The part of an RNA shown here (large-subunit ribosomal RNA, half A) has 1744 nucleotides and comes from an Elusimicrobiota bacterium.

Context: one part of a larger RNA
RNA sequence: UGCAUGUGGUGGAUGCCUUGGCGUCGGAAGCCGAAGAAGGACGUGACAAGCUGCGAUAAGCCCCGGGGAGCUGCAAAUAAGCUUUGAUCCGGGGAUCUCCGAAUCGGGAAACCGCAAGUACCGACGGAUAAAGGCCUGGCCUUCGGGUCAGGAGAUAGUCCGCCGGAGACAACCCAGGGAAGUGAAACAUCUCAGUACCUGGAGGAGAAGAAAUCAACCGAGAUUCCCCUAGUAGUGGCGAGCGAACGGGGAAUAGCCCAAACCGAAGCGACCUGUCGUUUCGGGGUUGUAGGGCCCAUCCGGUUCAGAGCCGAGGAGUUACAAAUCGGCGGAUAGCAGAACGCGCCUGGAAAGGCCGACCAUAGAGGGUGAAAGUCCCGUAAGCGAAAUCCGGCCGACUCCUGAUGGGUUCCUGAGUACCACCGGUCACGUGAUAGCUGGUGGGAAUCUGGGGGGACCACCCUCCAAGGCUAAAUACUCUCCGACGACCGAUAGUGAACCAGUACCGCGAGGGAAAGGCGAAAAGAACCCCUGACGGGGAGUGAAAAGAACCUGAAACCGCAUGCAUACAAGCUGUGGAAGGCCUAUGGCGAGGCCGCCGCAAGGCGGCCGCGCAACGGCUGACCAUGUGCCUCUUGGAGAAUGAUCCGGCGACUUAAUGGGUCGAGCGAGGUUAAGAGCCUUGUUAACGCAAGGUUCGGAGCCGGAGCGAAAGCGAGUCCGAAAGGGCGAUUAGUUCGAUCCAUUAGACCCGAAGCCAAGUGAUCUAACCCUGGCCAGGGUGAAGGUGGGGUAAAACCCACUGAAGGCCCGAAGUGUUAACCGUUGAAAAGGUUCUACAUGAGCUGGGUAUAGGGGUGAAAGGCUAAUCGAACUUGGUGAUAGCUGGUUCUCCCCGAAAUAGCUUUAGGGCUAGCGUCGGGCGUUAAACAGCGGGGGUAGAGCACUGGUAGAUGUAGGGGAGGCAACCCCUCUUCCGAAAUCUGUCAAACUCCGAAUACCGUUGUGAAUUGCCCGGCAGUCAGUUCGUGAGGGAUAAGCUUCACGUGCAAAAGGGAAACAGCCCGGACCGUCGAUUAAGGUCCCAAAGUGCGUGCUAAGUGGCAAAGGAUGUGGAUCUACAUAAACAGCUAGGAGGUUGGCUUAGAAGCAGCCAUCCUUCAAAGAGUGCGUAACAGCUCACUAGUCUAGUGGAUCCGCGCCGAAAAUGACGCGGGGCUAAGCACGCCACCGAAUUCGCGGCUGCGCCUCUCCUUCGGGAGGGGUGCGGGGUAGGGGAGCGUUCAUAGUGCAAUGAAGGCAUACCGUAAGGAGUGCUGGAGCGCUAUGAAGUGAGAAUGUCGGAAUAAGUAGCGAUAAACGAGGUGAGAAUCCUCGUCGCCGAAAGCCUAAGGGUUCCUUGAGCAACGUUCGUCGGCUCAGGGUUAGUCGGUCCUAAGCCGAGGCCGAAAGGCGUAGGUGAAAGGGCAUCCGGUUAAAAUUCCGGAACUGGCGUCGUUCCGUUAACCUAAGGGGUGACGCAGAAAGGUAAGCCUACCGGGUAAAGGUUGUCCCGGGCUAAGGUCGUAGGGGUGCUCCUCCAGGAAAAUCCGGAGGGGCGUUAACCCGAAAGCCGAACGCGACUGCGGGGAGACCCGUGGGAAGUGGCCCAACUCCGCUGCCAAGAAAACCCCCGUAGAUUGGGGCGAUGCCAACCGUACCGUAAUCCGACACAGGUGGGCGGGCAGAGAAUGCUAAGGCGCGC
Repeated sequence: UGCAUGUGGUGGAUGCCUUGGCGUCGGAAGCCGAAGAAGGACGUGACAAGCUGCGAUAAGCCCCGGGGAGCUGCAAAUAAGCUUUGAUCCGGGGAUCUCCGAAUCGGGAAACCGCAAGUACCGACGGAUAAAGGCCUGGCCUUCGGGUCAGGAGAUAGUCCGCCGGAGACAACCCAGGGAAGUGAAACAUCUCAGUACCUGGAGGAGAAGAAAUCAACCGAGAUUCCCCUAGUAGUGGCGAGCGAACGGGGAAUAGCCCAAACCGAAGCGACCUGUCGUUUCGGGGUUGUAGGGCCCAUCCGGUUCAGAGCCGAGGAGUUACAAAUCGGCGGAUAGCAGAACGCGCCUGGAAAGGCCGACCAUAGAGGGUGAAAGUCCCGUAAGCGAAAUCCGGCCGACUCCUGAUGGGUUCCUGAGUACCACCGGUCACGUGAUAGCUGGUGGGAAUCUGGGGGGACCACCCUCCAAGGCUAAAUACUCUCCGACGACCGAUAGUGAACCAGUACCGCGAGGGAAAGGCGAAAAGAACCCCUGACGGGGAGUGAAAAGAACCUGAAACCGCAUGCAUACAAGCUGUGGAAGGCCUAUGGCGAGGCCGCCGCAAGGCGGCCGCGCAACGGCUGACCAUGUGCCUCUUGGAGAAUGAUCCGGCGACUUAAUGGGUCGAGCGAGGUUAAGAGCCUUGUUAACGCAAGGUUCGGAGCCGGAGCGAAAGCGAGUCCGAAAGGGCGAUUAGUUCGAUCCAUUAGACCCGAAGCCAAGUGAUCUAACCCUGGCCAGGGUGAAGGUGGGGUAAAACCCACUGAAGGCCCGAAGUGUUAACCGUUGAAAAGGUUCUACAUGAGCUGGGUAUAGGGGUGAAAGGCUAAUCGAACUUGGUGAUAGCUGGUUCUCCCCGAAAUAGCUUUAGGGCUAGCGUCGGGCGUUAAACAGCGGGGGUAGAGCACUGGUAGAUGUAGGGGAGGCAACCCCUCUUCCGAAAUCUGUCAAACUCCGAAUACCGUUGUGAAUUGCCCGGCAGUCAGUUCGUGAGGGAUAAGCUUCACGUGCAAAAGGGAAACAGCCCGGACCGUCGAUUAAGGUCCCAAAGUGCGUGCUAAGUGGCAAAGGAUGUGGAUCUACAUAAACAGCUAGGAGGUUGGCUUAGAAGCAGCCAUCCUUCAAAGAGUGCGUAACAGCUCACUAGUCUAGUGGAUCCGCGCCGAAAAUGACGCGGGGCUAAGCACGCCACCGAAUUCGCGGCUGCGCCUCUCCUUCGGGAGGGGUGCGGGGUAGGGGAGCGUUCAUAGUGCAAUGAAGGCAUACCGUAAGGAGUGCUGGAGCGCUAUGAAGUGAGAAUGUCGGAAUAAGUAGCGAUAAACGAGGUGAGAAUCCUCGUCGCCGAAAGCCUAAGGGUUCCUUGAGCAACGUUCGUCGGCUCAGGGUUAGUCGGUCCUAAGCCGAGGCCGAAAGGCGUAGGUGAAAGGGCAUCCGGUUAAAAUUCCGGAACUGGCGUCGUUCCGUUAACCUAAGGGGUGACGCAGAAAGGUAAGCCUACCGGGUAAAGGUUGUCCCGGGCUAAGGUCGUAGGGGUGCUCCUCCAGGAAAAUCCGGAGGGGCGUUAACCCGAAAGCCGAACGCGACUGCGGGGAGACCCGUGGGAAGUGGCCCAACUCCGCUGCCAAGAAAACCCCCGUAGAUUGGGGCGAUGCCAACCGUACCGUAAUCCGACACAGGUGGGCGGGCAGAGAAUGCUAAGGCGCGC
């Protein structure tokens, strides 16, 4: 370290459980709200955080009922109480009921503020008042049109008052106004989805619809709604996808009415011809289509009665329409009451309800509980009973209402911008179609009963109905909610998202999204006490049946330990499998003996069961070694694949349901079968009832299918249609139908998961873009435009110089803003940063706060940039389970058969449809393959050249060329040249054939009996193929290429061989077998079998890669030459002469070149084969002789070899060793060799034969025999196992169920038992049924646990060290000392934001803190924020809201008045010092100020004209930028002065050292500086919306001009010395440092430089720079009769914020995060400076 076993931890599966869900049925209810709802906020308890209840009367108050002993909710403990004088509790009624919310007095950022106190707004009604206009009267004027003035009546708008109503909420259902898209159509536009989703308005318990201007068809029906049919029919439809009626029939439920008008009357008003008419209102009347009504006439009518006046009677109706009220009785709802019957029997046990024994009740044996399983223990259950109060409906009764008919006449009435028409839309199933009907818009526009509409264009006839007014229950739809019951529903990953304090925690700006999390025990009996420890925790003890011990039932697996057995230290790999030495062990099996029991047997004995015992390996664990062997899934022609998926384990996780159609099986009936909606009965079971289940039955025959077909149809009919007929097509001679199960299809999400996207409605400008309003910021230095002044200059200008001046999208450079480059960072410190460099930095600058712009929209100095870490169309929710011809995944077993990767068509090519091929059932019954015989056609292979076309040679004609004859041409001749056609020879062809097979194919006959073939029907899969061989095309006679054809395999095939190797060779695996025989291929070793035999070859390790080409490798064969007349090779010798051949050349002599290449001598010798020379020479060859000696050469063919032959880690081109055979060729014998074949045993499928049994006679079950089979992907068929639940039956269980752990047993498999331990309460079996029914994979999902790994990291490299203290424990806490860092900050103040983080001499350390921790921004408890003056509160800005109003389908948009809107704008009154653990401009001390009210004083005006006075008028408030200068405070520095000090080493009383050297608001004063020509009085005026004495305008008088007047720092004085203050005394604490308390207390002066301020004041410039309130003046309406100013004094000044962090560990960034975050102060030395360096105060050393 591995395996196994045992024992633990971790973890939370499994089993069991259920308080919670889900569904169904029935009943109730369908509310609520201005009398303030729904929903909330905040409170409320003795203590009180949450939930629940309640509301300042606050876990409650009062009354009435119920009930009867305890109670003060969840929820313990303590405290304090209540209660038989009836509590708590339950029901009914009442009281109270903060604030927000429709929210309603005004405002508003919901739960707050303000006024000072209320119907906010809208609508109807009533009353009051009453404008303009109109009318009337009168006056005046008149151009006679009229104008104007005054008055009046009535009344509209408006306003006011009163009263009533509305407003908002609400799950689904309903009606209406608007109205998509994904999708389908395999694209898409009409169409579809769909009038769906969604938005909006409105109503009710239902809503809508509704009493025919309807249908129908010549018969008739008689409102509406809903259900079943009709019917997927008629239709409609790019006649595609789809959409889809009605009539009529059967049912549920039933209900009909009222106006307008004619006519009559009354009242009011008006008119006139004075009793008529007109008009308005009211009453009567009247309400329809075979028309009705009015009016007139006539006739009739229950009784009584003169009478139709009344009364009595009769009939009918009614509280929802048709009129409308109110009671009573009965009943029901909201609390309850009562309710039979067992045992102190025995046993087990912790406990009895279990077992045994013996009883009882039952109109009650539903259910639940009780210490296990209870009719008789408890709650209940059956059958009964009950309401003071409130509510409800049904019935009954009071009560209320209504009641004429016929006939005739008359022609009065019967719904108008309507019907209808045209055009354009919408809706009707109906898409404009021949399109009727209904309905909208626009335009036109009737009739009046002798009328009008409809009957699917239209017309006629006929039929039918009566529009243009209205109401109407039931049957129907739904369920936020309450009650009851039930479930072949779930049981904690399930069931609601939510069993638990869940719409919570948490995430997001927001809309919105959205979890996890149940179980001790019967009872807390929740562990007293002891020990270890700081604690946690642990060990004892105790409780308990059991620790089940609170991290608590059971407690699986992954994972992590410990112990034991075996193995492992020379050993290679899918980690297994088979064998196996060895070690250890012994069972559900085997064997053996024994005991007991049972059965059989006469007995011996046998068989079986139980009990314990023994033995052994054939059993168990391990296992060296040997053999063999490349995971699983998916996708693929093909995967170990280096193609996909999975870290591991556990749970969850995918073919369902409905309707329709088809097939098969089963059942019923059968020429018939069957009901649907709906209704009802009976029986049984159960039940409170409704009902449910079963059975039966019964009804319901509306309808559907079948029984007859043919035809386009009329139609005819066992036939019919076409046809003149002949003939032919389709039929007739086969039974269906209804249920159930199953398979398939269609429509639905349709097997599951998965888009990018489209559309609708909303949410977002806290990021960012640009705009608007209002504020703020920019150290310092430089340059020096215009202009100006002076001088020069000019006729005047121009121009020049100097000074002044201070412009600029000017320059340098901090803050600030940006981001060029590099590096770092890249699981970061940071989801964009750091360091250094770098750009701009008075401008088109930067920035805070407020505000507006919104998704096909915004914004954009424009990059498709930005629009909340998202942008070529945001985000959220919905349509939505969009769609996905695409990818992935799809869960138990066995048995039988078993493909395809092809054709045709396809916007088709990775998808489909049909066919082909598979399977299952049925039918036919030899049809199939194959073989043989016979008969066929063919034009391939081959061959051929006869055709077509190509092609080599020969011949050589015609012809051409050439030559000659000729002076030349014609012409003739010749020709060794070329040469058509032709001929001869030789050839080529897919698109040539005079020919022509083998095969294949067709027909036929015979053989051929099997899992053949064909036909019909159900169900598929397949349409990516691939290698090899052969025949071809393409390509290059390339490809592991590509396309066909034929075939074998693989695919879907294992086994043997080829080392390994889908496709090659051999051969097709049902299982077992330690048997046999073979195939391919092998037989030296690895490694089974021959070191076999015979004959050759090879020498190259050829064998054991390769070509052209090369070679005297070697063996064989053939041909040929030479050779004893002596060859070949070697050696010796010769190799000569003409001649230096000629030419050429400078030369050319065999040997530069050209030409010729002869002759001679010879044995032989070239006018020369090479070398060589300038040329010769020289050497040599050919050739010859000698010597030697027997074969020597050449060529061709064949076998085997050689060279050619270079690649990257190491050999490595036999599988290795190695081999000279163990290589190659031929032959022979033997052997090995597979899952082949055979033998033996077994299982199974399909047939056949036979026997037995059963039978519904179809068949089924079993036994025996026999024949043929059993590889298998997609796929078809068959048979089973298991899980959960139900019904019935039958069982088990505390003497121990399920579940878990282990196990060597059984079964062919899925699986099933037995036993032991654990566990502690349920669970099986059999039969049948129903399914959320089986997991290894889906980058699945949820949880847990590993691995990496004790690894990276511990977040600025500003830095620590020591001592002491505390403590269980200290690098980290406290104190001190030393050191270091920041110091325009890393200090101080503050806005936003956060919200208690603040403080504690209170406690604590589990978690949080990147370590530690005694500490903390952590946990627990307690405490803390004090205002007339600070801020809000007042004002207005952009903007927002918005009475009336305008616009708009609705929602809503805009906007006037007005309101609101700034904690940085305007306005406005407090300062210094002290004080707390934590607050201070807030408390305290001292000193101030503001407003209001009162009083007092003083002063002024006035006596009916003064005064106050608004939301009015006027003024003021009131505004830019840059620059420069002066004054000048704070601050700083220096200093007089004060206090202290006085020398280590010479000097130093000094110009020495150290410290201090400070003081506010307010009052008073009005300076520096600036503005500045006006100030004042009088008069007048058509302006300032009315008025005005004010403002404005005009005129005049006076005063005045270095002014007056106005603005205005600062200083001085008071405040104010009793303050502060260096220094110092005393007391207490402490070891000390030091701390606390309490006293004393000096000086406090003058300068320098100067932010702020004076002040947008001045100068300059162009871009020309908020509003309103406060304040002042005026004085309209109005108030008052006295009022105003000033001063003093007294009182009052409410409400909200106020802690703390605030460049950060408290904010925004997920963090105690190197980032971001507005404003103010910001000292000293050096310096121009806020740069930079050092430093003060102060703060830190960055939590390993």

Annotation
NCBI's taxonomy places the organism under Bacteria, Pseudomonadati, Elusimicrobiota. Its mean pLDDT, the model's own confidence on a scale to 100, is 81.